The part of an RNA shown here (large-subunit ribosomal RNA, domain II) has 687 nucleotides and comes from a Bacteroidia bacterium. The RNAcentral record of the full RNA draws on ENA. The coordinates come from a structure-prediction model, not an experiment, and the mean pLDDT is 84. Taxonomically the source falls in Bacteroidia (Bacteria, Pseudomonadati, Bacteroidota).
Context: one part of a larger RNA
RNA sequence: GCCUACGAGUUACUUCUCACUGGCAAGGUUAAAUCCUCAAAGGAUGGAGCCGAAGCGAAAGCAAGUCUGAAUAGGGCGAACAGUCAGUGGGAGUAGACGCGAAACCUUGUGAUCUACCCUUGGUCAGAAUGAAGGACCGGUAACACGGUCUGGAGGUUCGAACUGGUAAACGUUGAAAAGUUUUCGGAUGAACUGAGGGUAGGGGUGAAAGGCUAAUCAAACUGGGAAAUAGCUCGUACUCCCCGAAAUGUUUUUAGGAACAGCCUCGAGGUUAAAUGUCAUAGAGGUAGAGCACUAAUUGGGCUAGGGAGCUUCACCGCUUACCAAACCCAGAUAAACUCCGAAUGCUAUUGACAUAUACUCGGGAGUGAGGCGCGGGGUGCUAAGGUCACGCGCCGAGAGGGAAAGAACCCAGACCAUCAGCUAAGGUCCCCAAAUAUAUGCUAAGUUGAUUAAACGUGGUCCGAUUGCUUUGACAGCUAGGAUGUUGGCUUGGAAGCAGCCAUUCAUUUAAAGAGUGCGUAACAGCUCACUAGUCGAGCGAUCGGGCGUGGAUAAUACUCGGGCAUUAAGCAUAUUACCGAAGCUAUGGAUUCCGCAGCAAUGCGGAAUGGUAGGGGAGCAUUCCAACGACACUGAAGGUGUAGCGUAAGCUGUGCUGGAGAUGUUGGAAAAGCAAAUGUAGGC
Numbered sequence: 001g002c003c004u005a006c007g008a009g010u011u012a013c014u015u016c017u018c019a020c021u022g023g024c025a026a027g028g029u030u031a032a033a034u035c036c037u038c039a040a041a042g043g044a045u046g047g048a049g050c051c052g053a054a055g056c057g058a059a060a061g062c063a064a065g066u067c068u069g070a071a072u073a074g075g076g077c078g079a080a081c082a083g084u085c086a087g088u089g090g091g092a093g094u095a096g097a098c099g100c101g102a103a104a105c106c107u108u109g110u111g112a113u114c115u116a117c118c119c120u121u122g123g124u125c126a127g128a129a130u131g132a133a134g135g136a137c138c139g140g141u142a143a144c145a146c147g148g149u150c151u152g153g154a155g156g157u158u159c160g161a162a163c164u165g166g167u168a169a170a171c172g173u174u175g176a177a178a179a180g181u182u183u184u185c186g187g188a189u190g191a192a193c194u195g196a197g198g199g200u201a202g203g204g205g206u207g208a209a210a211g212g213c214u215a216a217u218c219a220a221a222c223u224g225g226g227a228a229a230u231a232g233c234u235c236g237u238a239c240u241c242c243c244c245g246a247a248a249u250g251u252u253u254u255u256a257g258g259a260a261c262a263g264c265c266u267c268g269a270g271g272u273u274a275a276a277u278g279u280c281a282u283a284g285a286g287g288u289a290g291a292g293c294a295c296u297a298a299u300u301g302g303g304c305u306a307g308g309g310a311g312c313u314u315c316a317c318c319g320c321u322u323a324c325c326a327a328a329c330c331c332a333g334a335u336a337a338a339c340u341c342c343g344a345a346u347g348c349u350a351u352u353g354a355c356a357u358a359u360a361c362u363c364g365g366g367a368g369u370g371a372g373g374c375g376c377g378g379g380g381u382g383c384u385a386a387g388g389u390c391a392c393g394c395g396c397c398g399a400g401a402g403g404g405a406a407a408g409a410a411c412c413c414a415g416a417c418c419a420u421c422a423g424c425u426a427a428g429g430u431c432c433c434c435a436a437a438u439a440u441a442u443g444c445u446a447a448g449u450u451g452a453u454u455a456a457a458c459g460u461g462g463u464c465c466g467a468u469u470g471c472u473u474u475g476a477c478a479g480c481u482a483g484g485a486u487g488u489u490g491g492c493u494u495g496g497a498a499g500c501a502g503c504c505a506u507u508c509a510u511u512u513a514a515a516g517a518g519u520g521c522g523u524a525a526c527a528g529c530u531c532a533c534u535a536g537u538c539g540a541g542c543g544a545u546c547g548g549g550c551g552u553g554g555a556u557a558a559u560a561c562u563c564g565g566g567c568a569u570u571a572a573g574c575a576u577a578u579u580a581c582c583g584a585a586g587c588u589a590u591g592g593a594u595u596c597c598g599c600a601g602c603a604a605u606g607c608g609g610a611a612u613g614g615u616a617g618g619g620g621a622g623c624a625u626u627c628c629a630a631c632g633a634c635a636c637u638g639a640a641g642g643u644g645u646a647g648c649g650u651a652a653g654c655u656g657u658g659c660u661g662g663a664g665a666u667g668u669u670g671g672a673a674a675a676g677c678a679a680a681u682g683u684a685g686g687c
Stems, first nucleotide, its partner, number of pairs: 001687006011095003015092010027051003033045004055062002065077004098236002101233001105226003109222002116200009125190001127159003130155001134151006163187003168183004202218001204214003239622006249262005263369002265366006275359001276357006282350003290342001291340002296336002300332004305326001307325002309322004372397006379390003402413003417592004422588003428582003431566003437579001439578006450568002458553003462550010479537005485510003490504003516531001520529002593612008623676001625673008634664001641660008
């Protein structure tokens, strides 16, 4: 992991409440007990007791009223509709109370054969090394001291087996082993190791102290009991179909992942009726968006001008000036969630009207929910950050399948009762993968830009289009040929300054087709080259500015690339227009099912219409299993069970039949439950 069996809302009560069914009814009803009996049961007696028929008040008490109160006021609670007993079911309470699950707490005992420490009594430690004290002899001293050589054999001494420990590494890790093996390493006459017997016991022991050890268990052992402790927590909770269908909000909470009440769902009952919802009309309240500057606050420039600063003047006062600062006022501009002289659209209100639709409300039984999320809109907060956070409005997911977006809870389209090898469409698509246009018309793009995942400021004589404007057959623009001169080297400056270092200037005049007191290069200064300008040649367009379309640079991300891929260039890209087609569980067609409503009908049923996604959850109807009762029908001419097969039913399921099996088993109507398994790291067994 699979299979088989088992495995979770049960039972009780002098309890409460609601619904349904039945009996009796201003009443209803017996309990214990006794008697009878066909002994599963049932019947009779039994009125004790209980509930109801009257309430109010703390009470005395009064009473259809009573309490409060001075009150005959007002107000509170009552009176004007009926209960009670039994059965069944929904829910609650008390009990283990749907099942399994703690860590813990208390209590009675059992443990020191493991291990810690202690007591008693025993045992063990190859071999080697070092050589303390003491002693002897010799030397030495006045005597000691002291030295040397021998002797001696001390030590929590040294090396190293047994023994004991467990340093490092490898292996082992479903092991050979619930702590080992191999190599290596520490101690090894000592605070050593060890045998046997005995002692200390659970908030206790023992501890050279690690919270260590106390029988593979220790920050409080193990066993039985309290005990089914408690668990606002996690997990699990078993057949089918039909109808409806939520919430993730408010208030409060030693409360925040729990709960109470309300909200939202469901089932039943009720009654007025249109009270509900939508659209339009009508009548209203309002201060948002916008706008504005009349108030409040902030604010730019100018004018005018108090006050101040600075400068000038003066012995002082006075006075003058001001590209300084600046109140008030004027002109122009302009800001605001906590400004408003103004002011929408929506939304909101209405016992106003019309139309459409079948809700709304009240009471009672049962819930679940009280972690929400994303998108869009207008806001707060944040960084006009977040798949951020907070509230509001709408939608969707949640609880929603189907088609599109390559793939995707929420985006776009669209709400799945069932069947069909029928049709039409939506979003989105139509070269191939892949259903449908290699469709039509006109442009643009050359970057594979692009082809449904990205991109800015700022650049761009890439290319296309539009507008305005200038020149142009009296010949433009570009190219080529030729000219481009004279007064004059203008004046000044300067070493020099001659068009061209610099300064000045009515930068003038002449000859001209035209030619600047000179646009650059150049020289020390000249020279030289060139330009403006002019003529000729050529022969038709040439410039400038602004705007737009598509491109282009800007363009860097970590394993290999790509539009989903192949691939595509007058596209299969982009833009505009048009016509076909494809495309969903949408719509239609045909058949069928169920529910509700309407009509007909006593009913069965028929006809017509509408509806039938669904988690938590509410309601309804059924199937199957075991046992019991009554009635019925079956079985060795083959029951149950097993295994094939055929059929029926919307489903749970049911029926026939072949083989197997070898003795019981079933139908209908009722009743009663140990009454349905895929899950609980479920329990047991098997593989």